A computed fold for a 78-nucleotide RNA from an Acidobacteriota bacterium, annotated as nadA riboswitch.
The source organism's lineage runs through Bacteria, Pseudomonadati and Acidobacteriota.
Its mean pLDDT, the model's own confidence on a scale to 100, is 81.
Rfam family: nadA riboswitch. On this family, see Huang et al., RNA 2020: "Structure and ligand binding of the ADP-binding domain of the NAD(+) riboswitch".
């Protein structure tokens, strides 16, 4: 140096660090669909801080989901 396991530190446990990638959540936008009493009377009002699906793209996060990369510590091997 290299190669293997492991994470004591942690505000129950789990969780070492920082990055990537796949796939999941939220949020806003956006696209499609719905919407009572009640008043009005021809097809509007009630109706937008609304309800329900969707997700190409976008933001956010202790995503307790997978696998990589490179680190820090700690042990054994070489």
């Nucleotide at each position: 140096g290299g190669c293997u396991g492991c994470a004591a530190c942690a505000a129950c446990c789990c969780c070492g660090u920082g990055g990537a990638u796949g796939g999941g959540g939220a949020c806003a936008c956006c696209c499609g669909g719905g919407c009572a009493a009640c008043g009005a009377u021809g097809c509007c009002g009630g109706a937008g801080a609304u309800c329900c699906g969707g997700u190409a793209g976008g933001u956010c996060a202790g995503c307790g989901c997978a696998u990589c990369c490179a680190c820090u510590g700690c042990a054994g091997c070489u």